[in-house]
The prediction has a mean pLDDT of 84.
Predicted 3D model of a 1486-nucleotide RNA (small-subunit ribosomal RNA) from an uncultured bacterium.
The RNAcentral record of the sequence draws on ENA.
Its Rfam family is "Bacterial small subunit ribosomal RNA".
RNA sequence: AGAGUUUGAUCAUGGCUCAGAACGAACGCUGGCGGCGUGCCUAACACAUGCAAGUCGAACGGACAUACAGUUGAAGGGUAACUGGAAGCUGUAUGUUAGUGGCGGACGGGUGAGUAACACGUAGUUAACCUGCCCUAAAGCGUGGGACAACUGAGGGAAACUUCAGCUAAUACCGCAUAAGACCACGAACUGGGAUGUUAGUGGUAAAAGCAGCAAUGCGCUUUAGGAUGGGACUGCGGCCUAUCAGGUAGUUGGUGGGGUAAAGGCCCACCAAGCCAGAGACGGGUAGCCGGACUGAGAGGUCGAACGGCCACACUGGAACUGAGACACGGUCCAGACUCCUACGGAAGGCAGCAGUGGGGAAUCUUGCACAAUGGGCGAAAGCCUGAUGCAGCGACGCCGCGUGGAGGACGAAGGCCUUCGGGUUGUAAACUCCUUUUGUAGGGGAAAAUAAUGAUAGUACCCUAUGAAUAAGCCACGGCUAACUCUGUGCCAGCAGCCGCGGUAAGACAGAGGUGGCGAGCGUUGUUCGGAAUUACUGGGCUUAAAGGGCGCGUAGGCGGUGAUGCAAGUCUGGGGUGGAAUUCUAUGGCUUAACUAUGGGACUGCCCUGGAAACUGCAUUACUUGAGUCGGUGAGGGGAAGGCGGAAUUCCUGGUGUAGCGGUGAAAUGCGUAGAUAUCAGGAGGAAGGCCUGUGGUGAAGACGGCCUUCUGGCACUUGACUGACGCUGAGGCGCGAAAGCGUGGGGAGCAAACAGGAUUAGAUACCCUGGUAGUCCACGCCCUAAACGGUGGGUACUAGGUGUGGGGUCUGUAAGGGCUCUGUGCCGAAGGGAAACCAUUAAGUACCCCGCCUGGGAAGUACGGCCGCAAGACUGAAACUCAAAGGAAUUGACGGGGGCCCGCACAAGCGGUGGAGUAUGUGGUUUAAUUCGAUGCAACGCGCAGAACCUUACCUGGUCUUGACAUCCACGGAAUCCUUCAGAGAUGAGGGAGUGCCUUCGGGAACCGUGAGACAGGUGCUGCAUGGCUGUCGUCAGCUCGUGUCGUGAGAUGUUGGGUUAAGUCCCGCAACGAGCGCAACCCUUGUCCUUAGUUGCCAGCGAGUAAAGUCGGGAACUCUAAGGAGACUGCCGGUGACAAACCGGAGGAAGGUGGGGAUGACGUCAAGUCAUCAUGGCCCUUACGACCAGGGCUACACACGUACUACAAUGGUGGGGACAGAGGGCUGCGAUGCCGCGAGGCGGAGCCAAUCCCAGAAACCCCAUCUUAGUCCGGAUUGGAGUCUGCAACUCGACUCCAUGAAGUCGGAAUCGCUAGUAAUCGCGGAUCAGCAUUGCCGCGGUGAAUACGUUCCCGGGCCUUGUACACACCGCCCGUCACACCAUGGGAGUUUGUUGCACCAGAAGCAGGUAGCUUAACCGCAAGGAGGGCGCUUGCCACGGUGUGGCCGAUGACUGGGGUGAAGUCGUAACAAGGUAACC
Repeated sequence: AGAGUUUGAUCAUGGCUCAGAACGAACGCUGGCGGCGUGCCUAACACAUGCAAGUCGAACGGACAUACAGUUGAAGGGUAACUGGAAGCUGUAUGUUAGUGGCGGACGGGUGAGUAACACGUAGUUAACCUGCCCUAAAGCGUGGGACAACUGAGGGAAACUUCAGCUAAUACCGCAUAAGACCACGAACUGGGAUGUUAGUGGUAAAAGCAGCAAUGCGCUUUAGGAUGGGACUGCGGCCUAUCAGGUAGUUGGUGGGGUAAAGGCCCACCAAGCCAGAGACGGGUAGCCGGACUGAGAGGUCGAACGGCCACACUGGAACUGAGACACGGUCCAGACUCCUACGGAAGGCAGCAGUGGGGAAUCUUGCACAAUGGGCGAAAGCCUGAUGCAGCGACGCCGCGUGGAGGACGAAGGCCUUCGGGUUGUAAACUCCUUUUGUAGGGGAAAAUAAUGAUAGUACCCUAUGAAUAAGCCACGGCUAACUCUGUGCCAGCAGCCGCGGUAAGACAGAGGUGGCGAGCGUUGUUCGGAAUUACUGGGCUUAAAGGGCGCGUAGGCGGUGAUGCAAGUCUGGGGUGGAAUUCUAUGGCUUAACUAUGGGACUGCCCUGGAAACUGCAUUACUUGAGUCGGUGAGGGGAAGGCGGAAUUCCUGGUGUAGCGGUGAAAUGCGUAGAUAUCAGGAGGAAGGCCUGUGGUGAAGACGGCCUUCUGGCACUUGACUGACGCUGAGGCGCGAAAGCGUGGGGAGCAAACAGGAUUAGAUACCCUGGUAGUCCACGCCCUAAACGGUGGGUACUAGGUGUGGGGUCUGUAAGGGCUCUGUGCCGAAGGGAAACCAUUAAGUACCCCGCCUGGGAAGUACGGCCGCAAGACUGAAACUCAAAGGAAUUGACGGGGGCCCGCACAAGCGGUGGAGUAUGUGGUUUAAUUCGAUGCAACGCGCAGAACCUUACCUGGUCUUGACAUCCACGGAAUCCUUCAGAGAUGAGGGAGUGCCUUCGGGAACCGUGAGACAGGUGCUGCAUGGCUGUCGUCAGCUCGUGUCGUGAGAUGUUGGGUUAAGUCCCGCAACGAGCGCAACCCUUGUCCUUAGUUGCCAGCGAGUAAAGUCGGGAACUCUAAGGAGACUGCCGGUGACAAACCGGAGGAAGGUGGGGAUGACGUCAAGUCAUCAUGGCCCUUACGACCAGGGCUACACACGUACUACAAUGGUGGGGACAGAGGGCUGCGAUGCCGCGAGGCGGAGCCAAUCCCAGAAACCCCAUCUUAGUCCGGAUUGGAGUCUGCAACUCGACUCCAUGAAGUCGGAAUCGCUAGUAAUCGCGGAUCAGCAUUGCCGCGGUGAAUACGUUCCCGGGCCUUGUACACACCGCCCGUCACACCAUGGGAGUUUGUUGCACCAGAAGCAGGUAGCUUAACCGCAAGGAGGGCGCUUGCCACGGUGUGGCCGAUGACUGGGGUGAAGUCGUAACAAGGUAACC
């Protein structure tokens, strides 16, 4: 720091996704050790059990225990003295302690429900306050009194607990005295702006307690002042979402006077006034504890608020107060409610959001541990006690950090695994093995710091030493791209994977397993969440012509912004100083634990707020001045600017009348319609409404919508020009107000034409359309609504600046006689520089450069929909979501392809011709059907006389049956045998069982080579599958003229240029031009053949001349001229002439020439397309079969036959048939062969065998043609199918199933519907000949050969195919494309919905526990007063007010649910049509 994903590719827009970091986490697999942290995020759900707040006997009276002292002295013993000592009493001491009393239970600990608030943070204020314990200072502590617990007695109760009577102490309670100071009242003085400040005075009010000690004294107590600490209250500023919450508020806002409080205050009350808050967001709703900080980030920010620290709030839910320095109190009280528990049913008890722990919830979060040793807290004089605060330990890989699971050597590169091209590679120095070490572990021994004189839970821990022994210790995820890491097997759109793109349909690097590899490592992955990447909310740091986005237009309020000079102020701004910004954290330096995490100390930072001194450029405020912004006045001018009234002509229609007659009208063609009742046409007259021709112009005016005949009236704005005036008066503009095409609505008119709806006629598969004939609303007018448009320049307004050129509207000025020209202002267009832009394009009329203000955008769909609100008569408009769903949607440009787009051009493409096919019969191939099998393949052109250049067996792959299993064929091994030949039997044969002959070649004598047989196993074999795994070969577009590259240039880029353009050509052929210049594959040429000539050569070919010779014949001698043969040359190149053309290329014509513009023909097939064809020619990967899917044999089938199609042959006849006679080729083939003469047969053919291995011989008679004759238009003397009979030949064999011959038979067919094919010259047509294959089989196929030998082409409109340029495109699998809507089915979320219902809240009313405050008739009462009676004061009770729970009624809001219903989304190949994309076949769209 980026990457993947929209496309065939590109750029940009834009979303989605990934890589990073983090976590109080959870889940899966795995798990050795230690340190430091951390651990209910959910049910503020309910809680068993134990513990978490007590302490003080030096405040007090008792009680108990023990000891001692004193006293009394029982039982027992003893005669007694006495002993004995129980038990009691008194006292003292020590200990324990229920109660009274004091202090503390307001701290510490937990939780985050509530709270949008002065709750929190920060900075201040308190002249409006309090503060126990603590510190400092001053003063004091005198004298009396009455009770109540405990206790005793008597009761009640199951219990909790409680009642009555009696006794008693105090640092408990009360009275009096004293009063420096305090407080209250009064007036006075001082200070001050003022005040509740200060000072002195007078009067009044209110104190106290003791305990310990031998004592000194100490600790307490009371009052006051100050301090410290801790709090209370108030204020500025700061920090969530929502306007689909816009108005809220009656104690509300303020005042006066009171009350209340520690204290200001509507905090509360009475009265008075009517205020107060709010677009800088009141009120309402939702959510939320706030902060230091944490995570992330470059930062700015964003998200979070666990642990640690500060504040707040809460303590089962709600309410309330009491006590107290402090609470409206987590482990206090009272009441109400819910819940749980006890109960003897009468009543009672409880509150883990303390520490553990339990249940529950949940994806999920620990031990009912040890200790007060340390730190800290409470009480105490202290010892000490208490302390689940805390210190520790335990559990959990939950996190961070550290360590280990060994180290060195070790190649035969072991075995095993995996892969393999079978050679090997890899795992891999990895292991084994050798040597070494001991962190960890185990065992033994020693043993801290933390503590300071003592005290150690942790803990016999950390750490150290010794012994032992590699011993106890590796997994997880990934491996298609992003993203580091690849193969095999299995699977076969299945199973599955997936963060995005996407994998899987038989060769999956993407699934699963394995091997290998990569990453991290006691962890690794997944899930969730946050930030980042995301400049994807843009302050830093984005946009709005076409991608999402400029409001339809104006006026204008608030607000924002604002010209020039001067002076002052100092709010913003800048700067110096001060205070604060807690600690921890982050950063940094150094130190301490072996290191690190962790931690200690210091520094820095905390970007902030407040106070204060200064500066004055800029902004601001105030004052003053200015004229250039803005405006006013004068003059001139243009204009479809607006409103009202009037006038006029053309045309359509209608009405009346005339003329006139059969049609008119309409269309692609028609019909409906009109017309003999007289239309259309035409003439005259009349009526009525609407609209404004020419002028008319990217011309004018207006803010926009919009505005067009002429005249008049009223009226808005603008431009130019001149001087004067005002003096910033300006710009923009949220809300607001006004205007606002068409359609539509209301009322009333009007209605000619046009024309939704509607009707009819056509078209059509249908046609609720397009076309036609009609036709109503409406269109027009007046008034009132509606308020939307692709309301568009798809471009908000204003100001300034930034090259030009050229049109046009309006004005001024200079010049000119004029036409015109120069300068200038203001409009409106085009082209263009810089610049901008993704590009297209924009460019002084900006989309450039800047500033100011407003509006708007943030992926597509759902959706401009729903709900709510507001407007409207309605239609509807404005505002305007979500669930769900997709990975795109969209822009510009590029290359193609396509178009029922355009231009140019070519081709037997059409046309012009000739002959066919399609009809008949036959042949042949195919489909279909049939069959045991009818083997397989080829399927538009480019399958179908194709593979097959030849299926009776064989072929043969198919079927039936019979057989074989190392095999019919190859290599290797062992054994035997030569091979081979003849032959018998069984069998359909394959095969099996026998008989006989034969015994070879080489040799180092061991054996070997070929061949045959047997046996075992490696293997063979497969026309089995996949042509969509392949090679090779082939077809096709197409012998079409194209397809590309290098360098350069242009473009951000895909790409373009070149290759386009003007000509020309068969041709990207050539020329010219040109940011291109060259080049390659194609074209052409080179090659073969044919056409002319020459040279050479002359047999088997030839024969002119010479000779010989025959019935005839190159037959012979000979010749080498000719033909021919087959080698080599020549020739043709637009070379020459004329014309056209651009002085070109080239074209046209001509000459010469055998041939003329490529002379004819062939071979030759660019880049590529069709997953075209072929696994059955061959080769080949993979898969499959292996006593069979291999191999052999016999027979059958491939030859079937209702039918359909293709390709051919033969015909239908006289340009012919038949009979007779006659003439002329070329190219081939021949030894398993061609086979002559001759003889036989009507013939096929047979007999026979000359010649020929071929320019020699043979096949071999060419046929059409010519001559003569006949037939005479007929199903024929045409035609020959079919069938019968008789034969021939090949062959082991012609039944299925060959060809041919002869005799007989003599079918259809009389020129062929729609449609369709070939051919442009030696061509079509027609005629025969040959060859391959082959035993035989093609006079019909195929490949060749020659003979005879035409017609026509005006031309390129149309059909088909192709080439080039251009245009549109939503296509790129490329029009056989893409794609829309209804309907049907399934699923999903959602709106409406009679209602039902949970929660919350407003208003009105009822009700009123506890408590507090007020009142008080009743009852009651220790302290004080009083001799007493009584009083003061208090308590209980009653009552009033406030008020929680609760209740009733009625509204609001958020949800849940609901028969039915609406649209939406998604889904595999469903149905119907064809709307859109090309002129999409009616241009599309709003």